[in-house]
RNA sequence: CACGUAAAAGGUAAACCCAGCCGAAAGGUGGGGACACAAAGCCAUGGGUCUAAAGCAUGGGGCCAAGAUCGCCAGGCUGCCGCAA
Repeated sequence: CACGUAAAAGGUAAACCCAGCCGAAAGGUGGGGACACAAAGCCAUGGGUCUAAAGCAUGGGGCCAAGAUCGCCAGGCUGCCGCAA
């Protein structure tokens, strides 16, 4: 460097529940919870998906600036333990 079918220490935390917390929404945050995760640490850079108050359009479906998601995939940066394979 690579690897994680082994060991140990530690970490994160889906669904669901709660909130006289933020947001227009998607969603986020905090508490509980424990499906999973070797980057499930960080970055929206490319693709995907979701939302669409503002704006545009419209008979009605709609489009979209922008936002969200890295626990959807790719890419970038960083990192614990170890040599069992």
About this RNA:
Predicted 3D model of an 85-nucleotide RNA (c-di-GMP-I-GGC riboswitch aptamer) from a Bacillota bacterium. The coordinates come from a structure-prediction model, not an experiment, and the mean pLDDT is 87. NCBI's taxonomy places the organism under Bacteria, Bacillati, Bacillota. Rfam family: c-di-GMP-I-GGC riboswitch aptamer. Its family is annotated with cyclic-di-GMP binding in the Gene Ontology. It was read from a public genome assembly, where an Rfam model found it.